[in-house]
Context: one part of a larger RNA
RNA sequence: GCCUACGAGUUGCCGUGACGUGCGAGGUUAAGCGCCAUGAGGCGCGCAGCCGCAGUGAAAGCGAGCCUGAAUAGGGCGCCAUGAGUACGUUUCGGCAGACGCGAAACCGGGUGAUCUACCCAUGGCCAGGCUGAAGUCCGGGUAACGCCGGAUGGAGGGCCGAACCGAUAAGCGUUGAAAAGCUUCCGGAUGAGCUGUGGGUAGGAGCGAAAGACCAAUCAAACCCGGAGAUAGCUCGUACUCCCCGAAAAGCAUUUAGGUGCUGCCUGGGGCGUUCCCCGCGCGAGGUAGAGCGACCGGUAGGAUGCGAGGGCUUCGCCGCCUGUCAAGUCCUGUCGAACUCCGAAUGCGCGCGGGCCAGAGCCCUGGAGAAAGGGGGCGGGUGCUAACGUCCGCUCCCGAGAGGAGAACAAUCCUGACCGCCGGCCAAAGCCCCGGAGUCACAGCUAAGUUAGUCUAACGCAGUCCCUUCCCCAUGACAGCUAGCAUGUUGGCUUGGAAGCAGCCAUUCAUCCAAAGAGUGCGUAACAGCUCACUAGUCGAGGGAUCGGGCAUGGAUAAUAAUCGGGUAUGAAGCUGUGCGCUGAAGCCGCGGGACACGCAAGUGUCGGUAGGGGAGCAUUCCAGUCCGCGCCGAAGCGGCCGCGCGAGCGUCCGUGGAGCGUCUGGAAAAGCAGAUGUAGGC
Numbered sequence: 001g002c003c004u005a006c007g008a009g010u011u012g013c014c015g016u017g018a019c020g021u022g023c024g025a026g027g028u029u030a031a032g033c034g035c036c037a038u039g040a041g042g043c044g045c046g047c048a049g050c051c052g053c054a055g056u057g058a059a060a061g062c063g064a065g066c067c068u069g070a071a072u073a074g075g076g077c078g079c080c081a082u083g084a085g086u087a088c089g090u091u092u093c094g095g096c097a098g099a100c101g102c103g104a105a106a107c108c109g110g111g112u113g114a115u116c117u118a119c120c121c122a123u124g125g126c127c128a129g130g131c132u133g134a135a136g137u138c139c140g141g142g143u144a145a146c147g148c149c150g151g152a153u154g155g156a157g158g159g160c161c162g163a164a165c166c167g168a169u170a171a172g173c174g175u176u177g178a179a180a181a182g183c184u185u186c187c188g189g190a191u192g193a194g195c196u197g198u199g200g201g202u203a204g205g206a207g208c209g210a211a212a213g214a215c216c217a218a219u220c221a222a223a224c225c226c227g228g229a230g231a232u233a234g235c236u237c238g239u240a241c242u243c244c245c246c247g248a249a250a251a252g253c254a255u256u257u258a259g260g261u262g263c264u265g266c267c268u269g270g271g272g273c274g275u276u277c278c279c280c281g282c283g284c285g286a287g288g289u290a291g292a293g294c295g296a297c298c299g300g301u302a303g304g305a306u307g308c309g310a311g312g313g314c315u316u317c318g319c320c321g322c323c324u325g326u327c328a329a330g331u332c333c334u335g336u337c338g339a340a341c342u343c344c345g346a347a348u349g350c351g352c353g354c355g356g357g358c359c360a361g362a363g364c365c366c367u368g369g370a371g372a373a374a375g376g377g378g379g380c381g382g383g384u385g386c387u388a389a390c391g392u393c394c395g396c397u398c399c400c401g402a403g404a405g406g407a408g409a410a411c412a413a414u415c416c417u418g419a420c421c422g423c424c425g426g427c428c429a430a431a432g433c434c435c436c437g438g439a440g441u442c443a444c445a446g447c448u449a450a451g452u453u454a455g456u457c458u459a460a461c462g463c464a465g466u467c468c469c470u471u472c473c474c475c476a477u478g479a480c481a482g483c484u485a486g487c488a489u490g491u492u493g494g495c496u497u498g499g500a501a502g503c504a505g506c507c508a509u510u511c512a513u514c515c516a517a518a519g520a521g522u523g524c525g526u527a528a529c530a531g532c533u534c535a536c537u538a539g540u541c542g543a544g545g546g547a548u549c550g551g552g553c554a555u556g557g558a559u560a561a562u563a564a565u566c567g568g569g570u571a572u573g574a575a576g577c578u579g580u581g582c583g584c585u586g587a588a589g590c591c592g593c594g595g596g597a598c599a600c601g602c603a604a605g606u607g608u609c610g611g612u613a614g615g616g617g618a619g620c621a622u623u624c625c626a627g628u629c630c631g632c633g634c635c636g637a638a639g640c641g642g643c644c645g646c647g648c649g650a651g652c653g654u655c656c657g658u659g660g661a662g663c664g665u666c667u668g669g670a671a672a673a674g675c676a677g678a679u680g681u682a683g684g685c
Base pairs, nucleotide, nucleotide: 001685002684003683004682005681006680011097012096013095014094015093017091018090019089020088021087022086023085026051027050028049032045033044034043035042036041055062056061065077066076067075068074100238101237103235107228108227109226110225111224112223118202119201120200121199122198123197124196125195126194127192129161130160131159132157136153137152138151139150140149141148165189166188167187170185171184172183173182204220207215241619242618243617244616245615246614251264252263253262254261255260266371267369268368269367270366271365272364273363276362278357279356280355281354282353283352284351285350291344292342293341298338299337300336302334303333304332305331306330309327310326311324312323313322314321375400376399377398378397379396380395381394382393383392384391405416406415407414420595421594422593423592425591426590427589431585432584433583434569435568436567440582442581443580444579445578446577447576453571461556462555465553466552467551468550471547472546473545474544482540483539484538485537486536488513489512490511493507494506495505519534523532524531596609597608598607599606600605620674622671623670624669625668626667627666629664631663632662639658640657641656642655644653645652646651
């Protein structure tokens, strides 16, 4: 993992609504008793009790009224019948019980444990061999005598080395082991706080601990066994046959509340009302958003003019006065901003009325049952954030959630479209039509040369890319480009300067002359000159040239990790981009044909039938019971295997084989009543 078996809303009581039955202003018995039966008993007696028939007050109480009150006031709750209950059965939900099933970590009680291990008590046992050589003593020397020196002797020590024994430093091996802690080598202690045998003691919030929360029988931050016990679990997981109808929510308020719960909103069953819902038109309203505006307020704000006043300076004995590279009120000119500014002010939305449309799983009321109260993405209007986030918080809306199908290469929520079933029929949507791959290598026109692009999104800025367009200027009296030639004189303008001569810098009515033309000079150059150029002019050449505004498509800017990847191949008057036109492909959309179910309807018919949580309805199967079919069965029951048939389905049936003794139909009844899941339980493979 698979197969087989087992495996989860039950039962009692109380309440509650629905349905059924009986009786009905009444309904009903309980225990108990009697009679009859012997399948869950049947019939009767039993009226104690309970519910209902009257309320009201805290109550005494009073009563179609009562209470409050001083009240014959007002007010509160009732009556005046448009009055229905009650008992039992089935069922829904709630309550009390283990209350759908499995699951704790734990808590408490009573016991069992110190044969492991910790410490202690009593009594025994063990420690090869080697080394060191304390005190003391003796002898000799020495001293006045001790102390002292030397040599022997002696045999101390939590002394030294090292087996047994006890331990466990390092590494390797082992890791479904040989072993639930071992093996090998190295290593520590080895006369001591040593090791060890036997017997005994201390017990669970207790022991014992050279102290690690260590150890207390492979278990220890509170042992083990049994019990309270089915502890509790706002948590996780699981919860079993079929078909049909409807179909949510992830919100508001509150919560020792935030992953729970209560009320409301949203779903569903039953009953009632009967267009009240919704849409459009018209009319009338409330309102301060978008926008706009601010010489209409409150504030903000750029430049300029003016300059109240201040600062600084000059001056004065002082007051004055004068000046100003500063600040600056107010006013003026030009310009400008605001969620918490408004002289203004929409569109939508909202409210009311009238008219029209619509008849739908519209609306409202009562009542049974829920689920849900973690939402998420897109678009639009905003807050927050970085005008960041698959961010976060609101509002309106769509979708996913609970939605299949087609498109988007793939892809919950993007685009198209809402799947009752069948069809080898037709038309379209989005999106597509060169090949993969259904359908145009379709037609016409323009653009792009970058494989740009199709092919993620790209900026400031740069660019004689190219196409279209606007306005202006030059041009056969010859433009533009090229080539040839010229480009002078006063003058080295004046100033400055060491120098300044067109060309460091400053100044200027930058003038004048000769010219076809030539600047008191466009750039290079020199220390300064020189030199080379340009503007300008002539010649040559012979047709367009030069600016400028705007637009299209391209270009640089342009950098990431599987492989150079647009889904791929590939594509250039396109298979790219822009525009126009015709055709075709394309879905569970729509149509056609056939069929089914549901709602409404007398019918003809019309409409509906995606669906999670969830509500409602109708059925199938299993076991047992009662009645029934004068049922079936050794001429072969159940069970098992197989073909076929029937039913929307759960399932049912004939026949064949196997099997070898029981089993079914119908109508009811009662349940240990349906398995794929629970790291489900047991067995097998």